[in-house]
């Protein structure tokens, strides 16, 4: 230095507003009167997918040395767990970047 497997491993909205779907109340109306059925953006709570705003976060990958830190005292120049957020993410969860061990291949 590359690959696999085991293990540890964050962060970030309980925010608007649309479109649909589900559920519970509530109102009507049927009826075999029973925790039954049926309808209601003209109603009201929770949710869930999918689109929009606007906020955030950095630890796949990706940019960049303007600051920081590091190779190095100092110029060049390079790296980065710094910087920036382009991707990607913001219930959890899976994933991560980097850390242990084990194995293999290469130099």
């Nucleotide at each position: 230095c590359c690959a696999c497997g085991c293990g540890g491993g964050a962060g970030a909205g309980c925010c608007c507003c649309c479109u649909u779907c589900g559920u519970c109340c509530a109102c009507g109306c049927c009826c075999c009167c029973g925790c039954g059925g049926c309808g209601u953006c003209c109603g009201g709570g929770c949710g869930g997918c999918g689109g929009g705003g606007c906020g955030c976060c950095g630890a796949a990958g990706g940019a960049g040395c303007a600051a920081u830190u590091c190779c190095u005292c100092c110029c060049c120049g390079g790296a980065a767990a710094c910087u920036c957020u382009c991707a990607g993410g913001c219930c959890c969860a899976c994933g991560u970047a980097c850390c242990g061990c084990g194995c293999g291949g290469g130099u």
Molecule: Glycine riboswitch aptamer
Organism: uncultured Yinghuangia sp.